This is a predicted structure of a 374-nucleotide RNA (Bacterial RNase P class A) from a Candidatus Latescibacterota bacterium. Rfam family: Bacterial RNase P class A. The family's RNA type in Rfam is ribozyme. The coordinates come from a structure-prediction model, not an experiment, and the mean pLDDT is 77. The source organism's lineage runs through Bacteria, Pseudomonadati and Candidatus Latescibacterota. The gene name in the source record is rnpB. The model forms 95% of the base pairs in the Rfam consensus.
């Protein structure tokens, strides 16, 4: 120097006036919990995203078990938990750092396996090789599965022997099964004997095993609580409406009811609370323990908070990018000046812990291969 790989931080700074949430004091209005006005405090992320998983917490439902559905599927270990982290094992892929793997069962049962091919699963047998026979450019009959041909996929692979040609047919080595030892908590390796060899894939095709789940969310729940309807009690005084009562009408009385007045309660509107949190809580640590995620342990902090929803914009000055004009000489993937553009990806909404995705640049650290030179 030039190409990667693995992990990690940051993700513009400083000032200056202005302006918003929220809050602690001060004062000050007034309908007495609201508003104003001054002052100090504090105010978005690494994903605050998607809402894909686990949890907190609430409310609802629950004898116990099973189905039923759903999820996750090497082994061990971390976690409050998880599909999520760490280490490890097997495949498998890069030359190599290192990387990806829904990685249990296909002898429990049912299907499927396009097209091509003789045959796609109780294996076959098109060419082709051997062998016998006839009425021998051929055809019948058999043996055979090395060669050919199809195919994603065809009943181990190589080489050697053996044969009429061939074959685990028989051997040698690898491959596979079964058993044993040894190692290792385990996945699992490694040895080593035995057996010519079981018989294809595909479970991301239903299915079977084995673990785990009980449903709904903060618009969970809770609390206070108008107005105007309705519901219930109560009072009813002179009066008022309608109905009833005493053979019929009328008056009068007397009942009941409407209206009236005052209470009581449930529900809405609306307002509080949950909710700004001492908490699976944040930072440090040259601390212990563990290979590591992680756990202890000491300290020191108290950290946004709305509900049409604050957390902004403007100037300067600097940093970084890149263009374009001058300048310098050491002539370059240089410096250095001045001008103009840009500076991502997105933004809390009950809270945490994880994944997944998005994102302009800048930094830092370990490693790996190429090339040159010493």
């Nucleotide at each position: 120097g030039g190409a990667g790989u693995g992990g990690g931080u940051c993700g513009g700074g400083c000032g200056a006036a202005c302006g918003c949430g929220c809050u602690g004091c001060c004062g000050g209005a007034c309908u007495c919990g609201u508003c104003c006005g001054g002052u100090g405090g504090u105010g978005a992320g690494g994903a605050a995203a998607g809402u894909c998983c686990g949890a907190g917490c609430u409310c609802c439902a629950c004898a116990g078990g099973a189905c039923a559905g759903g999820a996750u599927g090497c082994u061990g270990g971390g976690u409050a938990a998880c599909g999520c982290c760490c280490a490890g094992g097997a495949g498998g892929g890069g030359u190599g750092a290192c990387c990806c793997u829904a990685c249990a069962g296909a002898c429990a049962g049912u299907g499927c396996c396009a097209c091509a091919g003789a045959a796609a699963a109780c294996a076959c047998a098109c060419c082709g090789c051997c062998c016998g026979g006839c009425c021998c450019a051929g055809c019948c009959g058999g043996g055979u599965a090395a060669g050919g041909g199809u195919g994603a996929a065809a009943a181990g692979g190589u080489g050697g022997g053996g044969u009429a040609a061939g074959a685990g047919c028989c051997c040698a080595c690898c491959g596979c099964g079964u058993c044993c030892g040894c190692g290792g908590c385990g996945a699992c390796g490694c040895g080593g004997a035995c057996g010519g060899c079981a018989g294809g894939g595909a479970a991301a095709a239903c299915c079977u095993c084995a673990u785990c789940c009980g449903g709904a969310g903060c618009a969970a729940g809770g609390c206070c609580a108008a107005a105007u309807a309705g519901g219930g009690g109560a009072a009813g005084a002179g009066a008022g409406g309608u109905g009833g009562u005493c053979c019929g009408c009328c008056u009068c009385g007397c009942c009941a009811u409407c209206a009236u007045u005052c209470c009581c309660g449930g529900g809405u509107a609306g307002g509080c609370c949950g909710c700004a949190c001492c908490g699976a809580g944040g930072c440090a640590g040259a601390c212990g323990g563990g290979u590591a995620a992680c756990c202890g342990c000491u300290g020191c902090c108290c950290c946004a908070g709305a509900c049409g929803a604050a957390u902004g914009g403007u100037c300067g000055c600097c940093c970084c990018g890149c263009g374009c004009c001058g300048c310098g000489c050491g002539g370059g993937u240089c410096g250095u000046g001045g001008c103009g553009c840009g500076g991502a990806c997105a933004g809390a909404a009950c809270u945490c812990g994880g994944c997944u995705u998005a994102c302009a640049g800048a930094c830092c650290c370990a490693c790996u291969c190429c090339g040159a030179a010493c």